[in-house]
RNA sequence: GCGGGUGUAGUUCAACGGCUAGAACCUCAGAUUUCCAAUCUGAUGAUGGGGUUUCGAUUACCCCCACCCGCU
Numbered sequence: 001g002c003g004g005g006u007g008u009a010g011u012u013c014a015a016c017g018g019c020u021a022g023a024a025c026c027u028c029a030g031a032u033u034u035c036c037a038a039u040c041u042g043a044u045g046a047u048g049g050g051g052u053u054u055c056g057a058u059u060a061c062c063c064c065c066a067c068c069c070g071c072u
Base pairs, nucleotide, nucleotide: 001071002070003069004068005067006066007065010025011024012023013022018055027043028042029041030040031039048064049063050062051061052060
């Protein structure tokens, strides 16, 4: 330099173009317990950036950024 792939809570993953973006673990609070652990209930928190199409984009298209793989 060329080609391909992946970017979503702190982490691991979901989500026919219809979203009020979901689950588990983590964190915090409460209940229970003499205390701790375990268990139960609740809360916080996310679509890499920009643009296009569309009534509507996590999803389709283009550019950029980061990471991974291959070729040279």